[in-house]
C1' cells in the first nucleotide's frame, strides 16, 4: 500500500424520472402507491482522547478558581496534529527516539548502605598534649580509602605541617562582547576565582501561553388529545342519591388564545469534498485548470442463493459532518 474477483436472480434502504386533477392512510402537519433507471460502509466506520465546523444559551471590561500546553520556524479552519530544523539520548551504520521552561522563589521526598545526603571526619594524613612497645584526647584536613544511583565542580601543577579555587593552565559553570543564522542555537574572545553547585517539577509549586458552557436526544418549523384562559350562545334543562316531592351534588355548545406533549417535516449530507494534470515549496501544504456526485436510516437498509476462479479471506458495521491521534488487523506486495 492493499483489504478476494466476475456475472445472474431474489430481497432490503435512499435517490431521480414518469404515471396523476382528485382517489389510499392521517384530525392536521404530512406520508404512502405503480413502473423504469441508477445507487448503497471502513481503513480503521472502533476508542470517544484532542481540534474545528454547525446549533442553542451566556457574554461591557477585568479578576479568582480550574484545565491543557511548554526548544525554534513553518503548515493548517484549528489542534495536544503534521513538516523542516536546533539541542540531547541510542546505534559501527542506514537510521531511530525525546511533554525538551524553571531545582539560587518556597515546600516536600530520596529505601538500604554509609561517620555524614547538603552537612557534623569512619579509616587515613598532619600538628599539639598526655601516656609511652601497641594507645588516648584536642585541633586541622574533603588529596587518598570505604558506602552509595548521587559525597562538597573535573583534572594536572604550585603551594602547605597536612590540605584546600588558596593560586595557575585546560575543561566545565556564570556574566558579557563580537561573528554567522529569521530563530532555536553554533563558533570565537574577554572577565568572574567558582559565591549559587546531588537528583526529582508525567511531586506540590513558580513563570509564560491558550481556553465561555452544553451538544444533532443540538436545534428550527408545523401541530392533535387531555388539562388551562377568554368571549359568545343556550337555558330552568339533564343526571346521581331516589319510585315521587323537597333538598343537595355534578354537568352544556361554539369560537378564539396561550402552551408545544404523542406525531410530522427540516437539520441530513455539495463538502476546509474526491480524481487527474500543471505550477510553487526540501517538506507539511498551497494555487490553477479539467472532470465527478459517491449511504442518510429513526427499531434502524447493505443480505441470501447459484455459477466460475484464487493465495480460501483478518480486524471490524455509518447514525450531524470534517482534520488528527491511539488501538485492532489474515495474507500479499513495495521501500529504507
Nucleotide at each position: 500500500a492493499u483489504a478476494a474477483a466476475u456475472a445472474a436472480u431474489c430481497g432490503c434502504g435512499g435517490c431521480u424520472g414518469a404515471c396523476a386533477g382528485a382517489a389510499c392512510c392521517g384530525a392536521a402537519a404530512g406520508g404512502a402507491g405503480u413502473c423504469a433507471g441508477g445507487u448503497g460502509a471502513g481503513g480503521a466506520a472502533a476508542g470517544u482522547c484532542c481540534g474545528g465546523g454547525c446549533u442553542u444559551u451566556g457574554c461591557a471590561g477585568g479578576g479568582c478558581a480550574g484545565a491543557a500546553u511548554g526548544c525554534c520556524a513553518g503548515a493548517u479552519a484549528a489542534c495536544g496534529u503534521c513538516u523542516g530544523g536546533u539541542g540531547g539520548a541510542g546505534g559501527u551504520g542506514a537510521c531511530u527516539c525525546c511533554a525538551a521552561g524553571g531545582a539560587c522563589a518556597g515546600u516536600g521526598c530520596a529505601a538500604c548502605a554509609g561517620a555524614a545526603a547538603u552537612a557534623u571526619a569512619c579509616c587515613g594524613c598532619c600538628g599539639g598534649a598526655g601516656a609511652u612497645u601497641u594507645c588516648u584526647c584536642c585541633g586541622g584536613u574533603a588529596a587518598g580509602g570505604g558506602u552509595g544511583g548521587a559525597a562538597g565542580g573535573g583534572c594536572a601543577g604550585u603551594g602547605u605541617a597536612a590540605g584546600a579555587g588558596a593560586c595557575u593552565a585546560c575543561c566545565g559553570c556564570c556574566u558579557u562582547u563580537c561573528u554567522g543564522g529569521u530563530a532555536a542555537c553554533a563558533g570565537a574572545g574577554a572577565g568572574g576565582g567558582c559565591a549559587c553547585a546531588u537528583g526529582u517539577a508525567a511531586a506540590c509549586c513558580c513563570c509564560a501561553u491558550u481556553c465561555a458552557a452544553a451538544g444533532c436526544a443540538a436545534g428550527a418549523c408545523c401541530g392533535a388529545a387531555u388539562a388551562g384562559a377568554a368571549a359568545a350562545c343556550a337555558u330552568u334543562g339533564u343526571g346521581g342519591c331516589u319510585g315521587c316531592c323537597c333538598g343537595u351534588c355534578a354537568c352544556g355548545u361554539u369560537u378564539u388564545c396561550a402552551g408545544g406533549u404523542g406525531g410530522g417535516u427540516c437539520g441530513c449530507u455539495u463538502g476546509a469534498g474526491c480524481c487527474u494534470g500543471c505550477u510553487g515549496g526540501c517538506g507539511a501544504c498551497a494555487g490553477c485548470a479539467g472532470g465527478c456526485c459517491u449511504g442518510g436510516a429513526u427499531a434502524g437498509a447493505u443480505g441470501a442463493u447459484u455459477a466460475u476462479u484464487c493465495a480460501c479471506g483478518a480486524c471490524a458495521u455509518a447514525a450531524c459532518c470534517c482534520g488528527g491521534c491511539u488501538u485492532a488487523u489474515c495474507g500479499u506486495u513495495c521501500u529504507g

A computed fold for a 336-nucleotide RNA from uncultured Blautia sp., annotated as Bacterial RNase P class A. RNAcentral holds the sequence, with entries from MGnify. Of the family's consensus pairs, 94% are formed in the model. Taxonomically the source falls in Blautia (Bacteria, Bacillota, Lachnospirales, Lachnospiraceae).